Context: one part of a larger RNA
Molecule: large-subunit ribosomal RNA, domain VI
Organism: Opitutaceae bacterium TAV1
RNA sequence: CGUUUGUGAUUUGAGGGGUUCAUUCUCUAGUACGAGAGGACCGAGAAUGACGAACCUCUGGUGUUCCGGUUAUCGCGUCAGCGGUAGCGCCGGGUAGCUAUGUUCGGAAGGGAUAAGCGCUGAAAGCAUCUAAGCGCCAAGCCCAUCCCAAGAUAAGAUCACAAUCCAGUCUUCGGACUGGUGCAAGGUCCGGGUAGACCACCCGGUUGAUAGGACAGAAAUGUAAGCGUAGUAAUACGUUGAGUUUACUGUUACUAAUUGCCUUGCUU
Numbered sequence: 001c002g003u004u005u006g007u008g009a010u011u012u013g014a015g016g017g018g019u020u021c022a023u024u025c026u027c028u029a030g031u032a033c034g035a036g037a038g039g040a041c042c043g044a045g046a047a048u049g050a051c052g053a054a055c056c057u058c059u060g061g062u063g064u065u066c067c068g069g070u071u072a073u074c075g076c077g078u079c080a081g082c083g084g085u086a087g088c089g090c091c092g093g094g095u096a097g098c099u100a101u102g103u104u105c106g107g108a109a110g111g112g113a114u115a116a117g118c119g120c121u122g123a124a125a126g127c128a129u130c131u132a133a134g135c136g137c138c139a140a141g142c143c144c145a146u147c148c149c150a151a152g153a154u155a156a157g158a159u160c161a162c163a164a165u166c167c168a169g170u171c172u173u174c175g176g177a178c179u180g181g182u183g184c185a186a187g188g189u190c191c192g193g194g195u196a197g198a199c200c201a202c203c204c205g206g207u208u209g210a211u212a213g214g215a216c217a218g219a220a221a222u223g224u225a226a227g228c229g230u231a232g233u234a235a236u237a238c239g240u241u242g243a244g245u246u247u248a249c250u251g252u253u254a255c256u257a258a259u260u261g262c263c264u265u266g267c268u269u
Stems, first nucleotide, its partner, number of pairs: 001152001005163007015149004021049007033038001051106005059100004066093005071086006110144003117137004166181006186264004190206005211257003214253005220246003227240005
């Protein structure tokens, strides 16, 4: 932009794409079969592997925004306590998020038409013959089914809901028409953001508000802060103390910021 008023919501499915796997064990049953050795079809159940999708409860990884230990050196006048630099200096842990080696799920069942093949009836050809007429069975393959996308499917589909008011001027066949303004549905711009994201888009929120930040509380992480006291010549230990500190998580709270505005419609009959 189109889909012939505008807008919001719910859909149909033409068409397209994905999947389609394999193995082991148990029972049936040491049965059928077979002299024995051996050893089933059919059917039922339990697992596993590879592959795929989703997710982070568990197990782990990462986690240079969290906590702690420690070396060298520089600085804060000194001690103490801290800070900078050294690959995050090195080391030990670790929340959220992301993630696999972790967890869950999937390829189930069924229908239709068939291939090779197996048949029924059956002539041509008094027989025979699955075929010539006619009728069946049958594959991981085909079409459905199953999962995803999908009306730009230009043949542009369907359903539901909402809106089209008023004023002024001109013309008038007096029904109305045209021009300008105003206003309604809904959306956008704009702003706070993230379950989204290169941008756009998408999703949530915008004071009738918990959207982000802050504050408070909790969870979780680290592991007993500093100061002081006691013991010791001291290193240090103990007590105060599961202390202190804390990022992305959860809840509460309008303290700060989501202000005010602006733009977009109406064809034909």